[in-house]
Context: one part of a larger RNA
RNA sequence: AGCUAGUGAGGGAUCCCUUGGUAUCCAGAAGCGAUGAAGGACGUGGCUACCGGCGAAACGCUUCGGGGAGUUGGAAGUAAGCUUUGAUCCGAAGGUGUCCGAAUGAGGAAACUCUAUAUCUUAUUACUGAAUCUAUAAGUAAAUAAAGAGCGAACCUAGGGAACUGAAACAUCUUAGUACCUAGAGGAAAAGAAAGUAAAAACGAUUCCCUGAGUAGCGGCGAGCGAAACGGGAACAGCCUAAACUUUUAAAUUUUAUUAUUUGAAAGGGUUGUGGGGUAGAAUAAAAGAGUUAAUUUAAAACUAGCUUUUAGAAAUUAGGUGAAAUAACUGGAAAGUUAUACCAUAGGGAGUGAUAGUCUCGUAACCGAAAAUUUCUUCAAAAAUAUCUAUUCCCGAGUAGCAUGGGGCACGUGGAAUCCCGUGUGAAUCUGCGAGGACCACCUCGUAAGGCUAAAUAUUCCUGGAUGUCCGAUAGCGAAUAGUACCGCGAGGGAAAGGUGAAAAGAACCCUGGGAAGGGAGUGAAAAAGAACGUGAAAUUGCUAGCUUACAAACAGACGGAGGACUACUUAGAGUCUAACGUCGUGCCUGUUGAAGAAUGUUCCGGCGACUUACAGUUAGUGGCAGGUUAAGAUAGAGAUAUCGGAGCCAUAGUGAAAGCGAGCUUGAAUAGAGCGUUCGUCACUAGUUGUAGACCCGAACCCGCUUGAUCUAACCAUGGUCAGGAUGAAACUUAGGUAAUACUAAGUGGAGGUCCGAACCGACUAAUGUUGAAAAAUUAGCGGAUGAAUUGUGGUUAGGGGUGAAAUGCCAAUCGAAAGCGGAGCUAGCUGGUUCUCCCCGAAAUGUAUUUAGGUGCAGCGGUUAGUGUUUUAACGUAGGGGUAAAGCACUGUUUCGGUGCGGGCUGGUAAUUCGGUACCAAAUCGAGGCAAACUCUGAAUACUACGUGUAUAACUAACCAGUAAGACUACGAGGGAUAAGCUUCAUAGUCAAGAGGGAAACAGCCCAGACCACCAGCUAAGGCCCCUAAAUAAUUGCUAAGUGAUAAAGGUAGUGGAAGGGCUUUGACAACCAGGAGGUUUGCUUAGAAGCAGCAAUCCUUUAAAAAGUGCGUAAUAGCUUACUGGUCUAGCAAUUCUGCGCCGAAAACUUACGGGACUAAGCAAUUUGCCGAAGCUGUGGGAUAUAUAAGAUUUAUAUAUCGGUAGGGGAGCGUUCCAUUGUAGGUUGAAGUGUUAGCGAAAGCGGAUAUGGACGAAAUGGAAGUGAGAAUGUCGGAUUGAGUAGCGAAAACAUUGGUGAGAAUCCAAUGCUCCGAAACCCUAAGGUUUCCUCCGCAAGGCUCGUCCACGGAGGGUGAGUCAGGUCCUAAGGUGAGGCUGAAAAGCGUAGUUGAUGGAUAACAGGUUAAUAUUCCUGUACUGUUUAUUACUGGUAUCGAGGGACGAAGAAGGCUAAACUAGCCGGAUAUUGGUUACCGGUUCAAGUAGUUAAGGUGUUGAAGAUUAGAGAAAAUAAUCUGAGCUGAGAUACGAGUACAAGAUUCUUAGAAAUCAAAGUAGUUGAUGUCAUACUUCCAAGAAAAGCUCGCAAUGCCAUAAGUAAUAGACACCUGUACCUUAAACCGACACAGGUAGGGAGGUAGAAAAUACCAAGGAGCGC
Repeated sequence: AGCUAGUGAGGGAUCCCUUGGUAUCCAGAAGCGAUGAAGGACGUGGCUACCGGCGAAACGCUUCGGGGAGUUGGAAGUAAGCUUUGAUCCGAAGGUGUCCGAAUGAGGAAACUCUAUAUCUUAUUACUGAAUCUAUAAGUAAAUAAAGAGCGAACCUAGGGAACUGAAACAUCUUAGUACCUAGAGGAAAAGAAAGUAAAAACGAUUCCCUGAGUAGCGGCGAGCGAAACGGGAACAGCCUAAACUUUUAAAUUUUAUUAUUUGAAAGGGUUGUGGGGUAGAAUAAAAGAGUUAAUUUAAAACUAGCUUUUAGAAAUUAGGUGAAAUAACUGGAAAGUUAUACCAUAGGGAGUGAUAGUCUCGUAACCGAAAAUUUCUUCAAAAAUAUCUAUUCCCGAGUAGCAUGGGGCACGUGGAAUCCCGUGUGAAUCUGCGAGGACCACCUCGUAAGGCUAAAUAUUCCUGGAUGUCCGAUAGCGAAUAGUACCGCGAGGGAAAGGUGAAAAGAACCCUGGGAAGGGAGUGAAAAAGAACGUGAAAUUGCUAGCUUACAAACAGACGGAGGACUACUUAGAGUCUAACGUCGUGCCUGUUGAAGAAUGUUCCGGCGACUUACAGUUAGUGGCAGGUUAAGAUAGAGAUAUCGGAGCCAUAGUGAAAGCGAGCUUGAAUAGAGCGUUCGUCACUAGUUGUAGACCCGAACCCGCUUGAUCUAACCAUGGUCAGGAUGAAACUUAGGUAAUACUAAGUGGAGGUCCGAACCGACUAAUGUUGAAAAAUUAGCGGAUGAAUUGUGGUUAGGGGUGAAAUGCCAAUCGAAAGCGGAGCUAGCUGGUUCUCCCCGAAAUGUAUUUAGGUGCAGCGGUUAGUGUUUUAACGUAGGGGUAAAGCACUGUUUCGGUGCGGGCUGGUAAUUCGGUACCAAAUCGAGGCAAACUCUGAAUACUACGUGUAUAACUAACCAGUAAGACUACGAGGGAUAAGCUUCAUAGUCAAGAGGGAAACAGCCCAGACCACCAGCUAAGGCCCCUAAAUAAUUGCUAAGUGAUAAAGGUAGUGGAAGGGCUUUGACAACCAGGAGGUUUGCUUAGAAGCAGCAAUCCUUUAAAAAGUGCGUAAUAGCUUACUGGUCUAGCAAUUCUGCGCCGAAAACUUACGGGACUAAGCAAUUUGCCGAAGCUGUGGGAUAUAUAAGAUUUAUAUAUCGGUAGGGGAGCGUUCCAUUGUAGGUUGAAGUGUUAGCGAAAGCGGAUAUGGACGAAAUGGAAGUGAGAAUGUCGGAUUGAGUAGCGAAAACAUUGGUGAGAAUCCAAUGCUCCGAAACCCUAAGGUUUCCUCCGCAAGGCUCGUCCACGGAGGGUGAGUCAGGUCCUAAGGUGAGGCUGAAAAGCGUAGUUGAUGGAUAACAGGUUAAUAUUCCUGUACUGUUUAUUACUGGUAUCGAGGGACGAAGAAGGCUAAACUAGCCGGAUAUUGGUUACCGGUUCAAGUAGUUAAGGUGUUGAAGAUUAGAGAAAAUAAUCUGAGCUGAGAUACGAGUACAAGAUUCUUAGAAAUCAAAGUAGUUGAUGUCAUACUUCCAAGAAAAGCUCGCAAUGCCAUAAGUAAUAGACACCUGUACCUUAAACCGACACAGGUAGGGAGGUAGAAAAUACCAAGGAGCGC
């Protein structure tokens, strides 16, 4: 280290439970609100943070009922109380009810501020009253109103109104009048009493259901959309006006005349379509009057401006009450269990009680009950109407109907388009009228528009009560067992997790260890293996103990075999368990593919959850009912299940035709022909398959559209404020001098311009490095650019997504931008990818054709399955009979092609005066001979294949219906095309295998060879292939070959390697080789050449001698020479040389581990041929068993026998197992122990089932049926837990720590001291924003703090913020917001005047010192000032929402004064040292507001301050003129304030911080600001807020005039909010105690131009390993 066993930890699955949810049904209710809602804020308790209750009358008050013993909520504890004189509690009615919120006196940043008659709209009334006399509009009201506003889930009506999507694209169309926005109403809404529907018959308002019907129709006639009437039901209900006419009345006009007309008002009348009414007339019937009876209505009442009026009874709701009947024994911690014997029942629903209770408790059935409030019903009272006929033609709803045009809506898309509605234009009729009946016309029929009201049947459920469930049971069920919480986001918005001790806390006294936490005992309890991290307690993961194994052995981790070791009892005894040396075989799973061990996808591990459903419609099959079948809505009964009605309707019963139509036939047709269709079997329900419409098996986009939220980031703009050390350059202009006729020009100076220069702060971001799981989701370090400007920055505001903004990059618009974010349409769509969960049995494909905006999709066909039917129709094989034009072959055709012969014609060439003639080693037709080639040649021509017939094998074939999948194929062989006769290439044909196929062989190896796996066997025979060892079988046999380790990779080419074959040649008359000898002469052949003599070259290549010898085979020379060969003789001796074919070899032959014949090794164990054996597979056989199909027997549903079959992906079919719930049933069983969980040697073909045992502590089977949220290993699934990585990286600026002491259980880290170090235009101090208690003290150390911790910005408790003058409000206004009236707009809303609001600006009164643990311009001391008010005195008309002035403004620059501050000196003190003093050293040497007036740099002003007068100007002021003639302003200084203040220091005291007492000097000079004079001055062009406070004036207007104002003195008074602490940061913004970001003010010393830089002071810090 591995396996195993035991025992723990961890974790929270499983089982059981339920406080919570969910669906449906019944009933109620369907609103609340200016009498202040919904919803909140803040309070309220003796001790109270939260929830709940309540509201300053605050865990509650009053009255009336109920009720009857305890009580002060959840929620303990403690304190103090209340209660039979009736508490707490329940119900009804009242009272109280802070602040916000419609929010409503004004304002506003909701829960606050400021005021003090307090809103707006509408209506009514009253008053007033314009243009304009009357009148009206407008207006006013301290007149009236329980009017309106706002909130609320769905339902309803109306105004607007998408897109994704579907159409396999898309535009009409669809989605859809949907989503959404908006307005409004009600408990329902809407609709509604025919200008209707129909059709020769009729019905009689509307609404809803069934049906009609997926019909008629509409429709790129595509996708799709889709009625109506009739019929059956639910529910039923009808009315009022306008007009004609009459009367009255008002006004006007008019007339002799209340005469007439007109207009208005009121009353009567009148309301219909066999037309009605009016008017006029007539006539008839009945009837005395009164009353009664019957039918109808009163909800639509009456009346009123409004207030208001209206009998009695019953029931229901909101509290309640009565309410039967059991005991014992046993087990047990406990009885309700078991046993035994009883009882009640109009009550055996349910819940609880220590396990399961009719008789224990609460209840249940039944019955009873209300002071008060609410609701409903009935009744009383009250009211109304009802006859005929004739005539006449008065009335019967006008900018209407209609028409034209443009649209919308009707199922109906403009169509022939009726009917309905709207815009624009035009424009009737009055019953002899008008409209409709799907253009239109006629006839006929129906109705009577242009006014209105109307219950029920129907829709919905935020809410209340009750009930129920083949609904869930903590990953489920609502998001939520409570939470819209925690948390995230600027915001809209998003949005969790988390249940269980026990019957009872009996929640562990006491002891021990420990700082504690925790543990061990003890004790409680039935149990602590129920101990609060608590029921059960699985797995991953992780310990401890034990058995076996493991250090020469390699690999999906197992299977089979197997020695050894250890152990055991019990489902077994010829037993079993654990381990496993060694051997053989053996490359996970899934997906997706032609093909995966694949180095292609997915999975870290475990557990839970996680995907073919449901409705309707079609179709097929099965089962069942009926023979015609069947009901739908609805009704009745019932607690329900369900039963009975209900025949409307549907299907079938007859077909055919385009149809009229005809009909067992019909149609076509001239036909009597022929042909097509037909001459029948159904229907309803359930179950299953499949299709369609719906999200439709699950998960997954990027998009599109609607409505909202965002400019705290950033872009631009608006308003108002701030900031920019220091240095340099030296424009214009001016002055002076020179110069010119005058300019010009020149020089010096003054001057101080500039999108000027250098360079800090500040802003930016060019380079590099670092960083890249960072310190940081953009930074750091070192350099870098701009730095008076188009600069930069704070605060407040504006612009919004189909948009804004943009010095423009498609940049930016909250870490998001080629179109933000959030929510919704929405489960968009996805021909695409992934995933899709138990078992067994039978069959079993395809990767092809064709079409396709089609090629990875789909339709049809092909191939599969199932069920029926036909019954040899199919098929292997054989036989017989056929046609063919392929292979081959051939050249007869068509082409092509080589050589030769002949040689038309041509070229070249010669001759000729020319016609023409000749030559030719050139090209070459045609033809002849010889020889080739062909997919698109054939004089020929197979094998196969194909067709027909016959025999015949085989569970074949065919037909129909239903259900599929497939339409990516791969390799091998053969035939071909493409390619290069390349490809593991590509495209076809034929066949095979793989795919979907295991087994044996080929070392390993989908596609090759053999062979098709139902299961078992320690049986046999074989195939391919093998037989030396690995490794089963021949060290077999015979004959050869090979020597190369060829075998055991390869070509051209090479090869005297070797074997075999063949025919010729030479050879004893002596070959071949070797050795010896010769190899000569003409001649140096000729030519050429300088030379050429056999041997540079050309030509020729003879002759002679000879045994033989080339005018020379090679070497050689300048040329000769020389050597040599051919050739000849001799010696030797028997074969020799060459050629062709062929077997096996050799060379050609270079790569990285020893990397290859599979290895060892082999001379066969190689190769060729032959022979006999053997091995060898899941093949075949044997033995046993199983399943399927068929057949035959029994025979009565299962057996037996026979035959055949049983590999299998996609796919089809069949049969089963298990899970949850339901019925029988809470049944069998169960505290003498259920479910669950762990272990285990049983059973079954499998899914699975059962037994035992331990744990567990209350439930719970089996069987027969039923219903499904019904089975997981994979979806980069989802939630939770756990491991690994790993004790690894890291511990966040390299400013730095060290020592001693203290505290403490414990100290690198806390405290103190000392030293060292760092910042010091900050790492210091003040302060705005923001945070919101972090501040101070005491106590503490679990967690947080990147280590530690005694410490803390952490936890607990207590404390702390003091204002007339500081900041803000009670003052003002800017940008901007809002906005009475007003204008505009489908709605929502938009704009905007007066006003109002709104600081970043204007206005505005306090300073110094002291004091606390923590506050101070706030408290205290001292000294001031402002406002209001009172009193007194003096004087005067005053006052404002009126008028005027003023407030009141830019940038830059230069010079000067003064001050702060610093330095120096003086003075004082100190320490060290010293006898003392001086020098040197250290420290100190300070002081405000305010008041005062002599003082004062200056500024302005004689180019006229201030004042006066006058005016044509006017209220005044301003303006103008005149006169007089010097003020006005101003920092600072000085004095007072101001000394018993402060003050270094000293002394005393104290554990320490502290406290007390005493208290010196308190001057001068120098430098000198960016502060101040100064809003000044100068210059420049870009020309630089508003209003109030304040001052002046009352002419008009308003108000007061018993008041008011001014001045002085004295007194009194002084509202609300903030105030702690942090602030370049550990407290803000950045997820963090984060190297980032964050406006303004102060700013010392030395060096320096400086706020640069360096080192220091005050002060702060050493960066939490």